[in-house]
RNA sequence: AGAGCAGCUUCCUGUCAUAAGGCAGCUUUACGCAGUAAUGCGUAUCGAAAAUCAGGCUAAUUCGGGGGACUCCUGCAUUUUUGUAGGACAAUCCCGAGCUAAAUAGGGUGCCGAAUGGUACCCUAAAAUGUGUAGAGACUAUAUACCUGAUCCGCCGAAGAGGCGGAAUAAGAUAGUCCAGACCUUUUGGUAACAAGAGG
Numbered sequence: 001a002g003a004g005c006a007g008c009u010u011c012c013u014g015u016c017a018u019a020a021g022g023c024a025g026c027u028u029u030a031c032g033c034a035g036u037a038a039u040g041c042g043u044a045u046c047g048a049a050a051a052u053c054a055g056g057c058u059a060a061u062u063c064g065g066g067g068g069a070c071u072c073c074u075g076c077a078u079u080u081u082u083g084u085a086g087g088a089c090a091a092u093c094c095c096g097a098g099c100u101a102a103a104u105a106g107g108g109u110g111c112c113g114a115a116u117g118g119u120a121c122c123c124u125a126a127a128a129u130g131u132g133u134a135g136a137g138a139c140u141a142u143a144u145a146c147c148u149g150a151u152c153c154g155c156c157g158a159a160g161a162g163g164c165g166g167a168a169u170a171a172g173a174u175a176g177u178c179c180a181g182a183c184c185u186u187u188u189g190g191u192a193a194c195a196a197g198a199g200g
Base pairs, nucleotide, nucleotide: 006027007026008025009024011022012021013020029044030043031042032041033040034039052150053149054148055147056146062097063096064095065094066093067092071088072087073086074085075084076083077082098131099130104125105124106123107122108121109120110119111118112117135179137178138177139176140175141174151167152166153165154164155163156162183200184199185198186197187196188195189194
């Protein structure tokens, strides 16, 4: 890409508005693995209404590497109007190393205090659903990232204490400002698609 496919939620495209289409997530049942269990992961299949709140933090943003649809270009073959080889671009899927804010743990110094201790700064350690991974990129903010706490549901339990599980997805730039691109002229490489520039 094509074919097939239940519903609901989120986001995107689209519309005057609906509709419609698409990515992702969840839900029923069965089987397998882990677990005391709740439950989690995977494969298939789906009748089930939903997916909480408050505060804190915004740092690192690096070096390498493996895939890659769609689309476009060229060659060969052939016609069932397609197949195949190479190239270009690229939605995006990742791996190794390194790095990282607040918080957490430890240490040091100063200050407060009768003391347990508190507080400010500095250093060290450990990470990831972070960075790497925007359109080449720069900056500001904020989370759906991370941290602390609360609330709700469930499981184990002397039904005590305590512990465990669930509360989805969306950040290969989310929001915004800039820059790039878009428009015109042109250089170099390439058969070409394209790639790297310059000027307006």
Predicted 3D model of a 200-nucleotide RNA (Group I catalytic intron). It matches the Rfam family "Group I catalytic intron". About the family: Group I catalytic introns are large self-splicing ribozymes. They catalyse their own excision from mRNA, tRNA and rRNA precursors in a wide range of organisms. The core secondary structure consists of 9 paired regions (P1-P9). A reference for the family is Cech (1990), "Self-splicing of group I introns", Annu Rev Biochem.